Overview
A computed fold for a 76-nucleotide RNA from a Bacillota bacterium, annotated as transfer RNA. The coordinates come from a structure-prediction model, not an experiment, and the mean pLDDT is 81. It matches the Rfam family "tRNA". Rfam classes the family as a transfer RNA. Its family is annotated with triplet codon-amino acid adaptor activity in the Gene Ontology.
RNA sequence: GGAGGCGUAGUGUAGUGGUUAACACACCGGUCUGUCACACCGGAGAUCGCGGGUUCGAUCCCCGUCGCCUCCGCCA
Numbered sequence: 001g002g003a004g005g006c007g008u009a010g011u012g013u014a015g016u017g018g019u020u021a022a023c024a025c026a027c028c029g030g031u032c033u034g035u036c037a038c039a040c041c042g043g044a045g046a047u048c049g050c051g052g053g054u055u056c057g058a059u060c061c062c063c064g065u066c067g068c069c070u071c072c073g074c075c076a
Base pairs, nucleotide, nucleotide: 001072002071003070004069005068006067007066010025011024012023013022018056027043028042029041030040031039049065050064051063052062053061
């Protein structure tokens, strides 16, 4: 340099062109218990990497860009 993949709550992942983004763990509160843990109930937590385009509508499709990973190539 070329090709491909990934980027979504604190962490790990899911998801779909339709208005309010899901699950687990973690966190907070409650129930339970002599206490803790477990279990159960509830809650908070996301500009869906960033910018632009298409569309009535984009987290999803397209382009650019940034970061990470894999493969190929070049130089040493």